[in-house]
RNA sequence: GCCCCUAUAGCUCAGCGGAUAGAGCGUACGGUUCCGGUCCGUAAGGCCAGAGGUCCGAGUCCUCUUGGGGGCA
Numbered sequence: 001g002c003c004c005c006u007a008u009a010g011c012u013c014a015g016c017g018g019a020u021a022g023a024g025c026g027u028a029c030g031g032u033u034c035c036g037g038u039c040c041g042u043a044a045g046g047c048c049a050g051a052g053g054u055c056c057g058a059g060u061c062c063u064c065u066u067g068g069g070g071g072c073a
Base pairs, nucleotide, nucleotide: 001072002071003070004069005068006067007066010025011024012023013022018056027043028042029041030040031039049065050064051063052062053061
């Protein structure tokens, strides 16, 4: 330099173009317990990397940029 993959909650990841964007773990509170763990319940937590485009409608499709990973030279 060229090509491919990837970016969604604190972490690991789901998410046919159409709902209020979800799960597990973690966190907070409550229950259980003598206390803790386990277990159960509830809750908080997201400008979906940035900018533009297509579309009635974009986390999802297209382009560019940026970060991360890989391949070739």
Molecule: transfer RNA
Organism: uncultured Candidatus Berkelbacteria bacterium